[in-house]
RNA sequence: AGAGUUUGAUCCUGGCUCAGGAUGAACGCUGGCGGCGUGCUUAACACAUGCAAGUCGAACGGGGAUUAUUUUGACAGAGACUUCGGUUGAAGUCGUUAUAAUCCUAGUGGCGGACGGGUGAGUAACGCGUGGGUAACCUGCCUCACACUGGGGGAUAACAGUCAGAAAUGACUGCUAAUACCGCAUAAGCGCACAGCUUCGCAUGAAGUGGUGUGAAAAACUGAGGUGGUAUAGGAUGGACCCGCGUUGGAUUAGCUAGUUGGUGAGGUAACGGCCCACCAAGGCGACGAUCCAUAGCCGGCCUGAGAGGGUGAACGGCCACAUUGGGACUGAGACACGGCCCAAACUCCUACGGGAGGCAGCAGUGGGGAAUAUUGCACAAUGGGGGAAACCCUGAUGCAGCGACGCCGCGUGAAGGAAGAAGUAUCCCGGUAUGUAAACUUCUAUCAGCAGGGAAGAAAGUGACGGUACCUGACUAAGAAGCCCCGGCUAAUUACGUGCCAGCAGCCGCGGUAAUACGUAAGGGGCAAGCGUUAUCCGGAUUUACUGGGUGUAAAGGGAGCGUAGACGGUUUGGCAAGUCUGAUGUGAAAGGCAUGGGCUCAACCUGUGGACUGCAUUGGAAACUGUCAGACUUGAGUGCCGGAGAGGCAAGCGGAAUUCCUAGUGUAGCGGUGAAAUGCGUAGAUAUUAGGAGGAACACCAGUGGCGAAGGCGGCCUGCUGGACUGGUACUGACGCUGAGGCACGAAAGCGUGGGGAGCAAACAGGAUUAGAUACCCUGGUAGUCCACGCCGUAAACGAUGAAUACUAGGUGUCGGGGCCGUAUAGGCUUCGGUGCCGCAGCAAACGCAGUAAGUAUUCCACCUGGGGAGUACGUUCGCAAGAAUGAAACUCAAAGGAAUUGACGGGGACCCGCACAAGCGGUGGAGCAUGUGGUUUAAUUCGAAGCAACGCGAAGAACCUUACCAGGUCUUGACAUCCUUCUGACCGCUCCUUAAUCGGAGCUUUCCUUCGGGACAGAAGAGACAGGUGGUGCAUGGUUGUCGUCAGCUCGUGUCGUGAGAUGUUGGGUUAAGUCCCGCAACGAGCGCAACCCCUAUUGUUAGUUGCCAUCAUUCAGUUGGGCACUCUAGCGAGACUGCCGGUAAUAAACCGGAGGAAGGUGGGGAUGACGUCAAAUCAUCAUGCCCCUUAUGACCUGGGCUACACACGUGCUACAAUGGUUGGUACAACGAGUUGCGAGUCGGUGACGGCGAGCUAAUCUCUUAAAGCCAAUCUCAGUUCGGAUUGUAGGCUGCAACUCGCCUACAUGAAGUCGGAAUCGCUAGUAAUCGCGGAUCAGCACGCCGCGGUGAAUACGUUCCCGGGCCUUGCACUCACCGCCCGUCA
Repeated sequence: AGAGUUUGAUCCUGGCUCAGGAUGAACGCUGGCGGCGUGCUUAACACAUGCAAGUCGAACGGGGAUUAUUUUGACAGAGACUUCGGUUGAAGUCGUUAUAAUCCUAGUGGCGGACGGGUGAGUAACGCGUGGGUAACCUGCCUCACACUGGGGGAUAACAGUCAGAAAUGACUGCUAAUACCGCAUAAGCGCACAGCUUCGCAUGAAGUGGUGUGAAAAACUGAGGUGGUAUAGGAUGGACCCGCGUUGGAUUAGCUAGUUGGUGAGGUAACGGCCCACCAAGGCGACGAUCCAUAGCCGGCCUGAGAGGGUGAACGGCCACAUUGGGACUGAGACACGGCCCAAACUCCUACGGGAGGCAGCAGUGGGGAAUAUUGCACAAUGGGGGAAACCCUGAUGCAGCGACGCCGCGUGAAGGAAGAAGUAUCCCGGUAUGUAAACUUCUAUCAGCAGGGAAGAAAGUGACGGUACCUGACUAAGAAGCCCCGGCUAAUUACGUGCCAGCAGCCGCGGUAAUACGUAAGGGGCAAGCGUUAUCCGGAUUUACUGGGUGUAAAGGGAGCGUAGACGGUUUGGCAAGUCUGAUGUGAAAGGCAUGGGCUCAACCUGUGGACUGCAUUGGAAACUGUCAGACUUGAGUGCCGGAGAGGCAAGCGGAAUUCCUAGUGUAGCGGUGAAAUGCGUAGAUAUUAGGAGGAACACCAGUGGCGAAGGCGGCCUGCUGGACUGGUACUGACGCUGAGGCACGAAAGCGUGGGGAGCAAACAGGAUUAGAUACCCUGGUAGUCCACGCCGUAAACGAUGAAUACUAGGUGUCGGGGCCGUAUAGGCUUCGGUGCCGCAGCAAACGCAGUAAGUAUUCCACCUGGGGAGUACGUUCGCAAGAAUGAAACUCAAAGGAAUUGACGGGGACCCGCACAAGCGGUGGAGCAUGUGGUUUAAUUCGAAGCAACGCGAAGAACCUUACCAGGUCUUGACAUCCUUCUGACCGCUCCUUAAUCGGAGCUUUCCUUCGGGACAGAAGAGACAGGUGGUGCAUGGUUGUCGUCAGCUCGUGUCGUGAGAUGUUGGGUUAAGUCCCGCAACGAGCGCAACCCCUAUUGUUAGUUGCCAUCAUUCAGUUGGGCACUCUAGCGAGACUGCCGGUAAUAAACCGGAGGAAGGUGGGGAUGACGUCAAAUCAUCAUGCCCCUUAUGACCUGGGCUACACACGUGCUACAAUGGUUGGUACAACGAGUUGCGAGUCGGUGACGGCGAGCUAAUCUCUUAAAGCCAAUCUCAGUUCGGAUUGUAGGCUGCAACUCGCCUACAUGAAGUCGGAAUCGCUAGUAAUCGCGGAUCAGCACGCCGCGGUGAAUACGUUCCCGGGCCUUGCACUCACCGCCCGUCA
């Protein structure tokens, strides 16, 4: 940084899509380790359980426990004494009294529960951000300063007792303490009130000073060190209120507001304030968007972007709001209070039914919702918080751990060597190639993980949850550790198989219908990597909302046009101010983040130091060019006055003639009218026509003109009145008064609507007649609204120059309209200047077309409008309208295009020119009949296959009885009928005979090699195994080759140059001419190639050479060019000549050329042939041949017999023979050419009515044969008829070929004697030796031709001409076609 996609191709417009980055993500496949982060985006849904706010006994009275001492009672009784009865009585046990100490604590009391933690429902707001203000305020704990802390009083919980209740919880009586509560004293100082003074402030006022009056304090504890308490004045911190600016979308939300806006007074608050109340006034907000609706916590930041921007507001930090929903206050320094209170509501739980209890949007956790989000963990060790004098207690804040690849970062899954390029796999042209140094194998290493040992910092004196963690060391094994997506283009990376518009893929274009690089699998390759893809969302690319940075003639887009409000913008000059502007300084712009540069974890992510940035806001000093503003001046913008001429400018009234129609009267008679042709219609009741008179309405011929006027719509006979605007000229005045213009107002063709007139012509609707398949149309005859007038609506048009208005500037040329000036013997003309209106054209612009001083150029100002196509200018809503409808104006859904300009073609029942047996003019046919032949259809076991408009159909097939033959039935063979290779055996193969069979097949017999170095080889046969053979099986839409066709039409291209952004154009077009892109001239073209023509062949004339098998004039000869002779002639076949518009005249432009003529055998390519450009038709052919792929392989191959290709209600094509007298029949008679021939042509002769047969000369051919040519000519006959025409069909008898004529050949004779009397619609060929007609030959071939290919004989008619039909060529024009009009496309139905 771009790319794909509209087209046959091009340029443009324009949308869609992709490549990038990101995420609190989710899903699919996969998953080794560690660090740092992060984890309910949905139901502000409901919550079991545990924990999350307590602490102080150094405020207080109790209670309890323990200890000590003490009082006393009981028990018990060591020891001593003893009179042995007892006495005394230590230590001890259980109580009891008092004191003291220690510990615990329900309650009173103090401080804290307003912090910390959670969530984003609400909120469009002074909520938040930013900057200010408070002379309108508060502030516990902390800190500083100063002054105090005196003396009293009465209660109350706890507790005890009684009672109520299921419980929660209470009620009553009695006792008691305090740092709990309440008076009193004191007053330096403080508050308030009143009258003063000084200083200051923008103001309300503030500060100070002093006087009088008035008001309010305190608490003690102690371990004796201290800690508390009260008042005042400061600080710090935290808060409250106010203000400027900024903060989403909708006008299909335009009006909102009664405490509403302001005032006075009182109340309330920490404090200002309609904050609340009483009274008074009627205000306040709004197009600079009020009100209403919808959506939303805001910011630092985060993502993206070159930036400007756009999106977003998880985690971290600041502010706000909320705590089940709604409301309320209490306490307090602070709350209207998440783990406080009261009330109401919903829900849940307990209950003895009377009544009670609760609030996870704290941390875990549960259910639910959802695509989706974690442990009912450890610890207060650290950091911080609350209480306490402290020890200490509390702390789900926090520090850590657990789970999740959710993200970022780092590491690993080994390294070096290793070619027999192993095996396997894939592919293959079978040779190879790829996987691939990859593996195996050898050597080495140990990061991570695992094992063992040691072991921190974090902790200032003690104290470590993390944790035996980080880290270090040792031994050990290549072991435990790679997947995902993609491979048609965009986009890096390809092959095979399977599938066959199926299955499927796809982000866009699109892929798949039998050879899929796009589906699925495999191999290989590409990319990323513990991840990879997909989905969702955001930015980018997208300059596709354009501030940076777009447009509006034709692509989407200029309002129908004007006046004008708000607003925006605005001429010259002087001075002031300083709002904008520029500049300096100051404050702020929190931290974190980002950037730069250092540091710390082995690196990185991460953490951290420093710097700068944070483009902003505010305050203040300065500058004065520009904008603004104030004041003054100017005249060029604008306007006014004056003279003048032009004009279908507007409104009103009047007048005029032509024409149509109607009425009356006259003349006059049978039609008129209308059309492509007709008919409806009018007319003998007198039309049309014509003459005269009259009525009425509407419109104004000629002039008339890319002429005039008007803002646009629009305006046209003449005259009058009223009236608007523009223009020229010169002069005076005003002094920026201007331009544009959202809303608004008035104007606005035609049609339409309302009321009332009018109505000649025209004419929607309607009626009738035609046309047509139909014709609700076009054509005709009628005809109503309407068209006209007055008044009122409507408000739209391709209302167009598809071009908004204004100003300035920017080469020229040429018309025209209205004025002016100068020159001009002056009605001419020339030069020049204003204003309008056209054309051409340069620069420039534009995608091109084009525009070009009347811009679509260069600039400025303002308004309007556009943002893919369809849905749709539709729906809903609103406004307007009598209605019709107009204005405003979406969405769902759907497509990947829609579109503009230009290019090449094709096409047109577009145009111009030209050609062709294309039409016309002629001649002869086809279509009707019979037959032949081909095709379709039908039939069949099979009727093998192909060819299908021209360009298939007497075509492949130049010849189906068997064969051919590919088809069918039956019978056989399986390395095969045919080819190559291998092994073994044999010596042949060939040939002959026999059996069997429908035949092949099968069986048997006979005969029979060559070379040799003796090993064997050549050749042939048999048997065997496999490679393979074979296929007229499929695909002509996989192909080569060949062919048809347009078309023997005159075209088709290239190089260089030039033009165009480009596709392309030019050349090749134009003027002539030609059969021709043939030639000439001109020309931004100059040349060239393939085609045309010529060169080639035949033919027409002639010369020469040659003279047999040809010829015969002269000579001889004969039946006969038979022979001698000759080569003159004919002829043959070689080489030449000849024709070139060369000559003459005319036409044309002088050229090319054309017309006429001469000469000539032939005259303008002499006639004919061969020759077929680039290409078109997926034209034909896989069945001539070749060939890819697919298919069959004891058969889709091969052999044999028989059948079929020859069928037959029918339809079509191509032919033959006819229908007759231009003829038939019979007899006689004349004249060719091309060709063919030894498996042949066959003379002649004999036989037969004949087909033909027997014998058979000659000929391998200018020698012999086929070979009598026929029509023709000369006679005769037939006499218009289904015939002496015509010959089909059938019968009988024969001939020929052939193994074989039944299916299924040809020919002959005799007999039979069908249809047919010239052919409907339609259609074919032919322009001269042609058509027509007549016969002859050949290929194929045993036989079989009416077909085909050739040959000659006889031998016409017509062409005015190019209007029309068909085909073609060139130019031009239109086009929404390019598969190209057999196109595209619309509607309805299925």